[in-house]
RNA sequence: UUUCGGGGCAAGGUGGGAUUCCUUGACCGGCGGUGAAAGCCCGCGAGCGCUUUUUUUGGCGCUGAUCCUGUGAGAUUCAGGAGCCGACGGUAUAGUCCGGAUGGGAGGAA
Numbered sequence: 001u002u003u004c005g006g007g008g009c010a011a012g013g014u015g016g017g018a019u020u021c022c023u024u025g026a027c028c029g030g031c032g033g034u035g036a037a038a039g040c041c042c043g044c045g046a047g048c049g050c051u052u053u054u055u056u057u058g059g060c061g062c063u064g065a066u067c068c069u070g071u072g073a074g075a076u077u078c079a080g081g082a083g084c085c086g087a088c089g090g091u092a093u094a095g096u097c098c099g100g101a102u103g104g105g106a107g108g109a110a
Base pairs, nucleotide, nucleotide: 001110002109003108004107009025010024011023012022013021026096027095028086029085030044031043032042033041039084040083047062048061049060050059051058066082067081068080069079070078088099089098090097
């Protein structure tokens, strides 16, 4: 410099209105690290607030979740099992719809 760089709901119920509430069941998981492979270990990005700068930009804070058993030299990463988490705006209350976003970015490749 070029290019790549986020995935996921179905049936029923109530109601004027719900993929958001209730019942049952399901599906999804960015990036780097880790003698062992990770949504839940460590860190980062994104998001939000305050602040800084003419602008570019910088700084600070906030920011979700895991245990047991087994194997093994080594695993909160593998196998078995049972759990848990999920930004902001919109809307009848949303991880899964719409939107900022054909954006941005941790980073990867050549």
Predicted 3D model of a 110-nucleotide RNA (FMN riboswitch aptamer (RFN element)) from a bovine gut metagenome.
The RNAcentral record of the sequence draws on MGnify.
It matches the Rfam family "FMN riboswitch aptamer (RFN element)". About the family: The RFN element is a highly conserved domain that is found frequently in the 5'-untranslated regions of prokaryotic mRNAs that encode for flavin mononucleotide (FMN) biosynthesis and transport proteins. Its family is annotated with FMN binding in the Gene Ontology.